[in-house]
RNA sequence: UUAUUGAAGCAGGGGAGCCCGCUCGAGCGGGCUGAGAUUAGGCUGUUUUGCCUUGACCCUUUCACCUGAUUCGGAUAAUGCCGACGUAGGAAGCUCGCAAUAAUAUAAC
Numbered sequence: 001u002u003a004u005u006g007a008a009g010c011a012g013g014g015g016a017g018c019c020c021g022c023u024c025g026a027g028c029g030g031g032c033u034g035a036g037a038u039u040a041g042g043c044u045g046u047u048u049u050g051c052c053u054u055g056a057c058c059c060u061u062u063c064a065c066c067u068g069a070u071u072c073g074g075a076u077a078a079u080g081c082c083g084a085c086g087u088a089g090g091a092a093g094c095u096c097g098c099a100a101u102a103a104u105a106u107a108a109c
Base pairs, nucleotide, nucleotide: 001103002102003101004100005099006098008095009094010093011060012059013058014057017032018031019030020029021028022027040053041052042051043050065090066089067088071084072083073082074081
């Protein structure tokens, strides 16, 4: 001096499923997987299961997440449960040189 990894700073991205009971309020309680299955507040709607802000959690380029996918195989009470697809395609990043490792160059002995 360069590269890689990590740390730090700032910035950004993302999802919230399945089943049972009480039930009808965008409700409450319980079970499964998971890092996370909505913490708090609000809006809209009334037969539809939506939306906004915020919190927790994960991720920023080989495990966030989305697409393919109403995919394929297995398991389950059931499921985006597990595996394949998959180093697939897409997806949100810069700075710092603080630490480690490796390489290179120059100078002196």